[in-house]
Molecule: transfer RNA
Organism: Pseudomonadota bacterium
RNA sequence: UGGGGGGUAGUGCAGUGGUAGCACGGCGUGCUUUGAACUCGCAGGCCCAGGUUCAAGUCCUGGCCUCCCAG
Numbered sequence: 001u002g003g004g005g006g007g008u009a010g011u012g013c014a015g016u017g018g019u020a021g022c023a024c025g026g027c028g029u030g031c032u033u034u035g036a037a038c039u040c041g042c043a044g045g046c047c048c049a050g051g052u053u054c055a056a057g058u059c060c061u062g063g064c065c066u067c068c069c070a071g
Base pairs, nucleotide, nucleotide: 001070002069003068004067005066006065007064010024011023012022013021018054026042027041028040030038047063048062049061050060051059
């Protein structure tokens, strides 16, 4: 420098243009003599800026970060 993959909750990952979800973790509740385990509930997120669209995590453009390949 060129090509490709990825960026979504604290962590690891899903997500056919139409309600943003799962697991672990956190907080609270129940249970327990206490704790663990278990039950129920709650909080917390789409890398940035534009564009298309009635509607964008998703499509388009330009950036940023990261990984891989080539040179």